Context: one part of a larger RNA
RNA sequence: UGCAUGUGGUGGAUGCCUUGGCGAUAACAGGCGAUGAAGGACGCGACAGCCUGCGAUAAGCUGCGGGGAGCCGGCAAAUAGGCGCUGAUCCGCAGAUUUCCGAAUGGGGAAACCCGGCCCGCAAGGGUCACCUGCACCUGAAUACAUAGGGGAUAAGGAGCGAACCUGGAGAACUGAAACAUCUCAGUAACCAGAGGAACAGAAAUCAACCGAGAUUCCCAAAGUAGUGGCGAGCGAAAUGGGACCAGCCUUCGAGUUUUAGCACGCGCGUUAGCGAAAGGGUCUGGAAAGGCCCGCCGCAGAGGGUGAUAGCCCCGUACGCGAAAACCCGUGUGUGGAACUGAGCUCGAGCAAAGUAGGGCGGGACACGUGAAAUCCUGUCUGAAGAUGGGGGGACCAUCCUCCAAGGCUAAAUACUCGUUAUCGACCGAUAGUGAACCAGUACCGUGAGGGAAAGGCGAAAAGAACCCCGGGAGGGGAGUGAAAUAGAACCUGAAACCGCAUGCAU
Numbered sequence: 001u002g003c004a005u006g007u008g009g010u011g012g013a014u015g016c017c018u019u020g021g022c023g024a025u026a027a028c029a030g031g032c033g034a035u036g037a038a039g040g041a042c043g044c045g046a047c048a049g050c051c052u053g054c055g056a057u058a059a060g061c062u063g064c065g066g067g068g069a070g071c072c073g074g075c076a077a078a079u080a081g082g083c084g085c086u087g088a089u090c091c092g093c094a095g096a097u098u099u100c101c102g103a104a105u106g107g108g109g110a111a112a113c114c115c116g117g118c119c120c121g122c123a124a125g126g127g128u129c130a131c132c133u134g135c136a137c138c139u140g141a142a143u144a145c146a147u148a149g150g151g152g153a154u155a156a157g158g159a160g161c162g163a164a165c166c167u168g169g170a171g172a173a174c175u176g177a178a179a180c181a182u183c184u185c186a187g188u189a190a191c192c193a194g195a196g197g198a199a200c201a202g203a204a205a206u207c208a209a210c211c212g213a214g215a216u217u218c219c220c221a222a223a224g225u226a227g228u229g230g231c232g233a234g235c236g237a238a239a240u241g242g243g244a245c246c247a248g249c250c251u252u253c254g255a256g257u258u259u260u261a262g263c264a265c266g267c268g269c270g271u272u273a274g275c276g277a278a279a280g281g282g283u284c285u286g287g288a289a290a291g292g293c294c295c296g297c298c299g300c301a302g303a304g305g306g307u308g309a310u311a312g313c314c315c316c317g318u319a320c321g322c323g324a325a326a327a328c329c330c331g332u333g334u335g336u337g338g339a340a341c342u343g344a345g346c347u348c349g350a351g352c353a354a355a356g357u358a359g360g361g362c363g364g365g366a367c368a369c370g371u372g373a374a375a376u377c378c379u380g381u382c383u384g385a386a387g388a389u390g391g392g393g394g395g396a397c398c399a400u401c402c403u404c405c406a407a408g409g410c411u412a413a414a415u416a417c418u419c420g421u422u423a424u425c426g427a428c429c430g431a432u433a434g435u436g437a438a439c440c441a442g443u444a445c446c447g448u449g450a451g452g453g454a455a456a457g458g459c460g461a462a463a464a465g466a467a468c469c470c471c472g473g474g475a476g477g478g479g480a481g482u483g484a485a486a487u488a489g490a491a492c493c494u495g496a497a498a499c500c501g502c503a504u505g506c507a508u
Base pairs, nucleotide, nucleotide: 001507002506003505004504005503006502007501008500009499015493016458017457020429021428022426023425024424025423026422027421028420029418030417031161032160039101040100041099042055043054044053046079049075050074051073061095062094063093064092065091066090070083071082072081106115107114108113116129117128118127119126120125131158132157133155134154135152137151138150139149165196166194167193168192169191176183180230206213207212217244218243219242220241221240227235228234248410249409250408252350253349254348255347256346257345258344262336263335264334265333266332267331268330270328271327272326274322275321276320280295281294282293283292284291296313297312298302304316305315306314359383360382361381362380363379364378365377366376369395390405391404392403393402394401445452446451465492468479469478470477471476
């Protein structure tokens, strides 16, 4: 030095576990905000670092309801001081308070800061003052009336934030075409505006084909068909049939009538705290019984979790039954109300029928359709009808025929989505997995910044977390003690391998 055996160290794989994730189902909710949001800064505790909660009334104040013996949140023990059956802590509902920044709004500003005016008040202090829009009213030119303009009480009006879904505006490139330019990616992504719980669309100037259908939306088929296409790569319908769901209406004026919305009260369901809820003992092993054995019991409850190993009958629960002072949702009844809301309905009378529009020329865009034989729709520009004896469409165009009535508007459901709440589930993961994040994580750290972005779980049933003694400066260790176990000792379950020792044997 190598090999082998044994025994250790190091290391943290593996097994087991789960507080965290992932996915799904059902129901709900689908908004918050000038009554100041979302998100923050700074504070608030007897002592107080962080988290949580709260706001100078500051881990809290008030009322009502629930609950019933302990409590003064967590990491996190101890000390001190208190509270509670005259019902605390805790849970629910309603209210009060709610510094400063932030749309941030008196002015400014390098967010959480600086500096003001006016009113009230002795003071401390309190209130108010941005912009836009709408609208009584006041004022008021050229210019007589007027209008423009100016002022302005007032309005829970607007603003800002929010995960996806939606509509509109504007709109790429990588890529594919085995290069590349038309084309494709794609009207996608990023961007902007706006809205709702859905949005958009929507009651035929529609299709169809000589038969007929009868608003829109979504799904299945038709169909990768007909087409389109440097006829390349690709793109890609519709009629029609079957389903889901179904709903139709309004317009200007007058009269009549009926009810609707709203409001008040009552009742009922549900949501936001909760309550009741059956039935087991002995013995053996063991540190511990829920395990073995013996004998019982309940079950509308043998879902699940916990308890010193595996518990229907120990605990929490579960089936089942019950429950609200207050707030909210929905339904319903009575009263009120009399079109305010909204597309109100019905009856009667009168009346109305959409023009720089349809169409055309030029240039573009959308239609599955790339200019093509290119209809149809939109329009930047130039033009420009008819008036129901009229007009549009039926894929150039014309005739016949068929069908519909543009240039005004509203409309539930079927459909899309999930930041979120409640309940339940999983041939989903189990700490290099599953969220980036099971742990004080969008943290530490990196970057001027936009931004990037970790690692890190497990003693034990219970801290019973090792008094005391010895060696040592300490770290650490040896005894003692606890414990079932300490090779479970906090660098703590199990403890693989690489790697490093020690002992013994063999070889060199």
Predicted 3D model of a 508-nucleotide part of an RNA (large-subunit ribosomal RNA, domain I) from a Betaproteobacteria bacterium.
Its mean pLDDT, the model's own confidence on a scale to 100, is 84.
It matches the Rfam family "Bacterial large subunit ribosomal RNA".
Lineage of the source: Bacteria > Pseudomonadati > Pseudomonadota > Betaproteobacteria.